Predicted 3D model of a 264-nucleotide RNA (Bacterial large signal recognition particle RNA) from a Chloroflexota bacterium. Model confidence (mean pLDDT): 77 of 100. The organism belongs to Chloroflexota, within Bacteria. It matches the Rfam family "Bacterial large signal recognition particle RNA". The family is grouped with related families in Rfam's "SRP clan". Of the family's consensus pairs, 94% are formed in the model. It was read from a public genome assembly, where an Rfam model found it.

RNA sequence: UCGUGCUAGGUGGGGAACUAGCGGUGCCCUGUACCCGCAAUCCGCUUCAGCGGGGCUGAAUUCCCUCCCGAGGCUCCGACGCGUCGGCUCCUGCGUCCGUGCGGGGCGUUGACGGCCGGGUCCUGUGCAGCGGCGUCCCGUGAACCCCGUCAGAUCCGGAAGGAAGCAGCGGUAAGCGGUCGAUGCCGGGUGCCGCAGGGUCACCUGGCCCGAGCUACCGGCGGGUGCGUGUCCGGAGCGGCGUUGUCGACGGAGGGUGCACGG
Numbered sequence: 001u002c003g004u005g006c007u008a009g010g011u012g013g014g015g016a017a018c019u020a021g022c023g024g025u026g027c028c029c030u031g032u033a034c035c036c037g038c039a040a041u042c043c044g045c046u047u048c049a050g051c052g053g054g055g056c057u058g059a060a061u062u063c064c065c066u067c068c069c070g071a072g073g074c075u076c077c078g079a080c081g082c083g084u085c086g087g088c089u090c091c092u093g094c095g096u097c098c099g100u101g102c103g104g105g106g107c108g109u110u111g112a113c114g115g116c117c118g119g120g121u122c123c124u125g126u127g128c129a130g131c132g133g134c135g136u137c138c139c140g141u142g143a144a145c146c147c148c149g150u151c152a153g154a155u156c157c158g159g160a161a162g163g164a165a166g167c168a169g170c171g172g173u174a175a176g177c178g179g180u181c182g183a184u185g186c187c188g189g190g191u192g193c194c195g196c197a198g199g200g201u202c203a204c205c206u207g208g209c210c211c212g213a214g215c216u217a218c219c220g221g222c223g224g225g226u227g228c229g230u231g232u233c234c235g236g237a238g239c240g241g242c243g244u245u246g247u248c249g250a251c252g253g254a255g256g257g258u259g260c261a262c263g264g
Base pairs, nucleotide, nucleotide: 001264002263003262004261005260006259009057010056011055012030013029014028015027020046021045022044023043024042034054035053036052037051038050063257064256065255066254067253068252072248073247074246077243078242080240081239082238084236085235086234087233091231093228094227095226096225097224098223099222100221102220103219104218105216106215107214114210115209116208117207118206119205120204121203122199123198124197125196126195127194128192129191131188132187133186134185135184136183137182138179139178140177141176147172148171149170150169155164156163157162
């Protein structure tokens, strides 16, 4: 140095929790890396720390040690977020009332605010109009007789002259009936852009005169009162991710180390 055969070792690892401690089963992370039996109210061991029985591999890319990287887990502290519990209070939110001309809006020399005079809406009385009811006038119609006038014919009285009553018809009218237009009386009212007079003045509308530049709390802001709510604030535990401290740390990378026998 090469070949053959053995042995040690290996045949996943890690975290938290449990444990006097170590490991396993179970949970979680990484990952794919033999089998059977025991095992969380645990099972088996004792600092060399699973126990018992088998299989494979086997001195090196594979075993051991150190260092680097770093998935992931746990821990300390911090602020933040979520939901929850408790506490305090006018610091905050909303509603509402009062005040305040700070900002805005609206009105205003086509005259604000203010002052004076008047009118209307309102009430009473009265008048007028109109509506409704009942009438009258007017027009028409309207009486066989018991309405009027005129009364043909006819009748009666008279010697005669004349006179009388009077039906029909005609004319007119009473009661009644009807009615186009119109005129008019009485009564009534939930009628009226109507007239006159008196009353009234909280509010609204309106006209005129004087004065001469602000008025308006309408919106927002500010101050105060009040009501509702638990938003702010303080504190506690829990969860979440972020940052920090510490710790363990797989996979991977680098370096180093490590047998026996025989033969060439």